[in-house]
Molecule: transfer RNA
Organism: Candidatus Saccharibacteria bacterium CG10_big_fil_rev_8_21_14_0_10_47_8
């Protein structure tokens, strides 16, 4: 240089056939249970869905562009 894969809560990840109200589980709070922790039960909180710009009434989704991480190819006289 090219071409593929990803990028969403603190962590792992789902959702990518445009409208449910952005979600599990793991972590964290907070009340229960317990003589205390665990452990179970319950609730709460936490997101400008990697940056911008376009389509659209409406965008995590669908165009472009840039960035980041992985992978593969080419070139190296």
């Nucleotide at each position: 240089g090219c071409c593929c894969c990803g990028g969403u809560a603190g962590c792992u990840c789902a959702g990518c056939g445009g409208a449910u109200u952005a979600g599990a589980g793991c972590g964290a709070g907070u009340g229960g249970c317990u003589u205390c922790u665990a452990u179970c039960c319950a609730u709460u909180a936490g997101g400008u869905c990697g940056g911008g710009g376009g389509u659209u009434c409406g965008a995590a989704u669908c165009c472009c562009u840039c960035c980041c991480g992985g992978g593969g190819c080419a070139c190296c006289a």